[in-house]
Context: one part of a larger RNA
RNA sequence: GCCUACGAGUUACACCUCUCUGGCGAGGUUAAUCCGCACAAGCGGAGGAGCCGAAGCGAAAGCGAGUCUGAAAAGGGCGAGCAGUCAGAGGGGGUAGACGCGAAACUUUGUGAUCUACCCAUGGUCAGAUUGAAGUUCCGGUAACACGGAAUGGAGGAUCGAACCCGUUGACGUUGAAAAGUCUUGGGAUGAACUGUGGGUAGGGGUGAAAGGCUAAUCAAACUGAGAGAUAGCUCGUACUCCCCGAAAUGUUUUUAGGAACAGCCUCAGGAAGAAGUGUCAUACAGGUAGAGCUACUGAUUGGAUGCGGGGGCUUCACCGCCUACCAAAUCCUGACAAACUCCGAAUGGUAUGACAUGGUCCCUGGGAGUGAGGCUAUGGGUGCUAAGGUCCGUGGCCGAGAGGGAAAGAACCCAGACCAUCAGCUAAGGUCCCCAAAUAUAUGCUAAGUUGGUUUAACGAGGUCUGAUUGCAUUGACAGCUAGGAUGUUGGCUUGGAAGCAGCCAUUCAUUUAAAGAGUGCGUAACAGCUCACUAGUCGAGCGAUCGGGCAUGGAUAAUAAUCGGGCAUAAGCAUAUUACCGAAGCUAUGGAUUGAUACUAUACGUAUCACUGGUAGGGGAGCAUUCCAAAGUUGCAGAAGCAGUAUUGUAAAGUGCUGUGGAGAUUUUGGAAAAGCAAAUGUAGGC
Numbered sequence: 001g002c003c004u005a006c007g008a009g010u011u012a013c014a015c016c017u018c019u020c021u022g023g024c025g026a027g028g029u030u031a032a033u034c035c036g037c038a039c040a041a042g043c044g045g046a047g048g049a050g051c052c053g054a055a056g057c058g059a060a061a062g063c064g065a066g067u068c069u070g071a072a073a074a075g076g077g078c079g080a081g082c083a084g085u086c087a088g089a090g091g092g093g094g095u096a097g098a099c100g101c102g103a104a105a106c107u108u109u110g111u112g113a114u115c116u117a118c119c120c121a122u123g124g125u126c127a128g129a130u131u132g133a134a135g136u137u138c139c140g141g142u143a144a145c146a147c148g149g150a151a152u153g154g155a156g157g158a159u160c161g162a163a164c165c166c167g168u169u170g171a172c173g174u175u176g177a178a179a180a181g182u183c184u185u186g187g188g189a190u191g192a193a194c195u196g197u198g199g200g201u202a203g204g205g206g207u208g209a210a211a212g213g214c215u216a217a218u219c220a221a222a223c224u225g226a227g228a229g230a231u232a233g234c235u236c237g238u239a240c241u242c243c244c245c246g247a248a249a250u251g252u253u254u255u256u257a258g259g260a261a262c263a264g265c266c267u268c269a270g271g272a273a274g275a276a277g278u279g280u281c282a283u284a285c286a287g288g289u290a291g292a293g294c295u296a297c298u299g300a301u302u303g304g305a306u307g308c309g310g311g312g313g314c315u316u317c318a319c320c321g322c323c324u325a326c327c328a329a330a331u332c333c334u335g336a337c338a339a340a341c342u343c344c345g346a347a348u349g350g351u352a353u354g355a356c357a358u359g360g361u362c363c364c365u366g367g368g369a370g371u372g373a374g375g376c377u378a379u380g381g382g383u384g385c386u387a388a389g390g391u392c393c394g395u396g397g398c399c400g401a402g403a404g405g406g407a408a409a410g411a412a413c414c415c416a417g418a419c420c421a422u423c424a425g426c427u428a429a430g431g432u433c434c435c436c437a438a439a440u441a442u443a444u445g446c447u448a449a450g451u452u453g454g455u456u457u458a459a460c461g462a463g464g465u466c467u468g469a470u471u472g473c474a475u476u477g478a479c480a481g482c483u484a485g486g487a488u489g490u491u492g493g494c495u496u497g498g499a500a501g502c503a504g505c506c507a508u509u510c511a512u513u514u515a516a517a518g519a520g521u522g523c524g525u526a527a528c529a530g531c532u533c534a535c536u537a538g539u540c541g542a543g544c545g546a547u548c549g550g551g552c553a554u555g556g557a558u559a560a561u562a563a564u565c566g567g568g569c570a571u572a573a574g575c576a577u578a579u580u581a582c583c584g585a586a587g588c589u590a591u592g593g594a595u596u597g598a599u600a601c602u603a604u605a606c607g608u609a610u611c612a613c614u615g616g617u618a619g620g621g622g623a624g625c626a627u628u629c630c631a632a633a634g635u636u637g638c639a640g641a642a643g644c645a646g647u648a649u650u651g652u653a654a655a656g657u658g659c660u661g662u663g664g665a666g667a668u669u670u671u672g673g674a675a676a677a678g679c680a681a682a683u684g685u686a687g688g689c
Base pairs, nucleotide, nucleotide: 001689002688003687004686005685006684011096012095013094015093016092017091018090019089020088021087022086023085024084027052028051029050033046034045035044036043037042056063057062066078067077068076069075099237100236102234106227107226108225110223111222117201118200119199120198121197122196123195124194125193126191128160129159130158131156135152136151137150138149139148140147164188165187166186170183171182172181203219205215206214207213240624241623242622243621244620245619250263251262252261253260254259264371265370266368267367268366269365270364271363277358278357279356280355281354282353283352284351285350291344292342293341298338299337303333304332305331309327310326311324312323313322314321374399375398376397377396378395379394380393381392382391383390404415405414406413419593420592421591422590424589425588426587430583431582432581433567434566439580441579442578443577444576445575446574453569460555461554464552465551466550467549468548469547470546471545472544473543481539482538483537484536485535487512488511489510492506493505494504518533522531523530594614596612597611598610599609600608601607625678627675628674629673630672631671632670633669634668635667636666643662644661645660646659647658648657649656650655
């Protein structure tokens, strides 16, 4: 992992409440117990104790269809004006373990020191080698000691190193040979050493050269039984089918935030009365948002004019006074801002009335819930960075709980809401060269970047290219090229070491000769020189410039292994505009069938007809299938029951039936009843493979 079996809303109660069925009914009903029958279960009878109801109000005395409050014949609160009760069945609640499994823990009774910690008693063990303390003896030495030397001696938590004890390093091992080892390499090895046997200390206790270590593979409180089915607002699981409807992720409060209570939203039953609900139109209202505006307020504010007042300077004994590249009130002109500004002011939305349309619309009462983590997208805003797949509100849509087609793939985007069947048709979004259904469609342009066609882009740059507008020059010859000229006063004046068109400054940058030629456009020189331009003529022979727009391209363009459309496509299979065909979904249509509801009819039968409906999580409601047992009435079986295997067939499903083989003794139908009543999941339990 698979298979088989087992495995979770049960049972009890004089309990509460609602619905249905039945009995009796202003009443209803017995409990214990007793009697009779009976093997028993039970049946019949007696038993009225008790309970519920028929009257309430008040704290109570009490009064009573009223009563309480109150001074009150006022007002107000609660009542009267609607029938209950007993039994059975079902939904929900309560008390009990209360749908099942699951803690960590707590209390208490006991069991453990054969592991290990420490202690007590009594025993045992430590190859070999080395070092050479004290002391002693002799010699030297001293006045005597001291002291020195040589022998001897054999001390030590001394040295090296086996047994023994430990476990430093590395490798292996890691479903191991082993629930801690093997190999290698290490530490101690006469000591606070190691070890045998017997004994002691016990769970908030022991023991601890102290690591919260050890206390039987268990330790920040051992193990075992019991309280005990502790508790678990938490996790997981919770078993056959079909049909109808179908949510919520919000508000308030919460030792509350992943839980609850009440409300909201769903469902079922009953009821009521009308059109209360919703939409459109018309009419009438209220409003201060968007926008706009501000010499209409409050506040903020650009530039200018004027300049109250102030600062600074001058003057003076002081007062006056004068000046100003300063600040600046108020006013005027001009420009412009505001969620907490408004002289103004929509659209939507709201309210009321009327008309029309519409329906699982709305409203009331009661039974049952679930939800109270929401998300994305569009839009109006707050917050944030006009950041976030961010966060918080409002208004829609969708997902949630929604399948199908499109967007390569994708909860939410676009199209569209799946009752079933069909080898029928039409369309939506989106597409039509091939993968891949349908145009290698038509017409006119653009793009040369593989831009683009399915994943980014800006400021800014740019004789890419197409196009529009305005404007200038041009056969009296433009623009570009080529040929020639481009001079003179003069090296203008100043400055300067120099300054001659060309370092810099100044200027009435003037004048002359000219077809034209600047007191000079750039390069150049130390300064000149030199080259060149403006300008002019000739040659050539038809368009050439400038500015502002638009389209498509281009640079800007940078992310971590390599890449992307799948192939391919170059007047397209790219982009733009226009047009006509076609394809394309569970949409719509066609044909047949089913469910549910409404309406109508009738033979009142889940009959017929018409119309509509039938996605669905949590959840509510309805109808059924199967299993085991019981009762009654039946049926069937040794001429072959159940079970098992195979096969055929019926029903919308759960399921049913037949046949064949095997098997060898019971099985089953109908109508009722009762449940240990249905398994895929719970790291479910047991067994098998």

A computed fold for a 689-nucleotide part of an RNA from Bacteroidetes bacterium GWE2_42_24, annotated as large-subunit ribosomal RNA, domain II.
Taxonomically the source falls in Bacteroidota (Bacteria, Pseudomonadati).
The coordinates come from a structure-prediction model, not an experiment, and the mean pLDDT is 82.
RNAcentral holds the full RNA, with entries from ENA and SILVA.